[in-house]
Context: one part of a larger RNA
RNA sequence: CAGUAGCAAAUAUUCAAGCGAGAACUUUGAAGGCUGAAGCGGAGAAGGGUUCCAUGUGAACAGCAGUUGAACAUGGGUGAGUCGGUCCUAAGAGAUGGGCAAGCGCUGUUCAGAAUGGACGGGCAAUGGCCUCCAUUGCCCUCAGCCGAUCGAAAGGGAGUUUGGUUCAGAUCCCCGAACUCGGAGUGGUGGAGAUGGGUGCCCUCACGGCAUCCAGUGCGGUAACGCAAAUGAUCCCAGAGAAGCCGGCAGGAGCCCCGGGGAGAGUUCUCUUUUCUUUGUGAAGGACAGAGCACCCUGGAAUGGGUUUGCCCCGAGAAAGGGGCCCCAGCCUUGGAAAGCAUUGCGGUUCCGGCGGUAUCCAGUGAACUCUUGCUUGUCCUUGAAAAUCCAGAGGAGAUUGUGUAAAUCUCUCACUGAGCUGUACCCAUAUCCGCAGCAAGUUUCCAAGGCGAACUGCCUCUGGCAUGUUG
Repeated sequence: CAGUAGCAAAUAUUCAAGCGAGAACUUUGAAGGCUGAAGCGGAGAAGGGUUCCAUGUGAACAGCAGUUGAACAUGGGUGAGUCGGUCCUAAGAGAUGGGCAAGCGCUGUUCAGAAUGGACGGGCAAUGGCCUCCAUUGCCCUCAGCCGAUCGAAAGGGAGUUUGGUUCAGAUCCCCGAACUCGGAGUGGUGGAGAUGGGUGCCCUCACGGCAUCCAGUGCGGUAACGCAAAUGAUCCCAGAGAAGCCGGCAGGAGCCCCGGGGAGAGUUCUCUUUUCUUUGUGAAGGACAGAGCACCCUGGAAUGGGUUUGCCCCGAGAAAGGGGCCCCAGCCUUGGAAAGCAUUGCGGUUCCGGCGGUAUCCAGUGAACUCUUGCUUGUCCUUGAAAAUCCAGAGGAGAUUGUGUAAAUCUCUCACUGAGCUGUACCCAUAUCCGCAGCAAGUUUCCAAGGCGAACUGCCUCUGGCAUGUUG
C1' cells in the first nucleotide's frame, strides 16, 4: 500500500481512404524506417498434427484493444513405375543349438550343432494340355563350401523424369508435351542378325540360270589403340565397378556479377541527361561439334641433351615432331521447339475463357572475384581413411542346333504388346505451429546466398524479399 505494484531487452512511426455500431493496433494507398543474402528472406530434417485454405462469429481465449487471429463454428484440402520409405549392409541388436540359472531370464553369434531343401543336366513315374511336343509334381543320379535366422540408415550404398500449364489450399505426384528404367511375353508378335558361299557332274546356254551330289559357314573392319546394331554357350575359375581420408596448388566449364552497343516499356525533364531503371530465354533424353583428360596406339629414334609446369615432372623400359584412338561433358548447335514461356501492344467475350492477333526475344567483351562442378597434381599420417546388396568384363568349352534349306538353334539389335503393388506427400520448421506448464530474450540439424568500400561469408550502407519495434499507447 488499489485503479496501487505493474503491462520498460533488440532505433519508429505518420497521413489519407475503405469496411464497420465502434479503429493508436484491421485492409488498401502514400511517406519515413529496420532486417541487409552467416537475413526478421526462400526451402527442408526431427518434432508437432490439421495448426493449412475458404466462409461466418465476436460469448470465452489472444496479460490494452480488435472489424483481427495459430480462437470458436461450418465446410474444403495432401493424387507418384521415375521424389522418399520399402531393398542392402555399418556400429550394433538379436533368435535357434549349446552353457548357466528358484522364476522372469542371462550368456553367446560360430561357439562340443545330423543347422544347404537349391541348381544346369540326365533317368523313371504320375497328372494335365488340340498327347507332335510341352507344362507341373514326386523319386533317383550328378553338382554346389562358407559363416550363419532375422533386424539395423526417410543424411551411407541403391535402375529410371522433365519443360510448360493449373488450385482458395496439392503438385518433379493433376493436365499437355517430350522421355527413361525394370519385369512379362506359353503356341513365341514384326523386321533384322545368324545366312546363304565353294568344288564336281549334267541340262540350257548369247548371257542369266536350273537339277543332282560332296563340303564350308555360331558376323565383319582397322598395322594398332580400337570400332561397327546384333554377332550361341552351363557349373566352375578370376578381374572390375559399387568403393572412398585430410590439407594445398593449378587448369577447364557453368551460374552469378560487371561492361560496350541495338530493341521494347517505364522514370526524370526549371536546367542538364544519344540519360536512369526494368527486360532481352529454352528441360530431360538422343545426335553432331568444340573443350578438357589419358600410365592408349602407329611412325620416329634423341647429348651441343631435349620437352615442359604456377609448382613439378618425363625420356633408348623410347623424348621431341607428325598422325590416330578412347573416356568425360552442367558448354555451343541441332531433334524436342516456338506452336509453349517471358516482355510489350491491340481486340473479342456481361461472365466462364491454355480466348484471338501484332512486335521483340539481337550483336559483342572482360575476369587471381564468389558459389558449384569436372580434371590434373603436390603434401601429410605410429590416423591409410567402411561393408553388403547389385551390375558387369574375361578365361574356359560341358552342351545346343541344321544338313545346304521356303533353313535351324540362338540374339545384350530394331519396332510393336503388356505391367509396375503397398506406404509418406497439407502446413509450421521457429523472438507465435517443436521442447522449456505460455505467443517464454533460453534450447534445437541442413541447403540457397546480390551490389559498394574492403584482405574479408568482418563491420557499415544499399537492391530483391520480408517486417512493424517484439503481451498496449

This is a predicted structure of a 473-nucleotide part of an RNA (large-subunit ribosomal RNA, domain III) from Ambystoma mexicanum. The coordinates come from a structure-prediction model, not an experiment, and the mean pLDDT is 82. Its Rfam family is "Eukaryotic large subunit ribosomal RNA". Its family is annotated with ribosome and structural constituent of ribosome in the Gene Ontology. On this family, see Yusupov et al., Science 2001: "Crystal structure of the ribosome at 5.5 A resolution".